[in-house]
RNA sequence: GGGGAUAUAGCUCAGUGGUAGAGCACUUGCCUAGCAUGCAGGAAGCCAUUGGUUCAAUCCCCA
Numbered sequence: 001g002g003g004g005a006u007a008u009a010g011c012u013c014a015g016u017g018g019u020a021g022a023g024c025a026c027u028u029g030c031c032u033a034g035c036a037u038g039c040a041g042g043a044a045g046c047c048a049u050u051g052g053u054u055c056a057a058u059c060c061c062c063a
Base pairs, nucleotide, nucleotide: 010024011023012022013021018055026042027041028040029039030038049063051061052060
C1' cells in the first nucleotide's frame, strides 16, 4: 500500500426491512440455622459514528 471480516445488555452471543432477545453475571422476594442449589420477579441497549435509500433501517448502500 491492497483485499476481507467484525462492532447489539457488565461478559458471551442470537436477531436476513415492521417498536430487540437468550445464557451467564448483578439485584429483589421465597426457600435454609446459614451458605450454595432451586423457584418467581426486576434492572441493564438512542444496536460504534455519520450520511443516504425506504412509509418504515440493528438489517440495505456510502464514508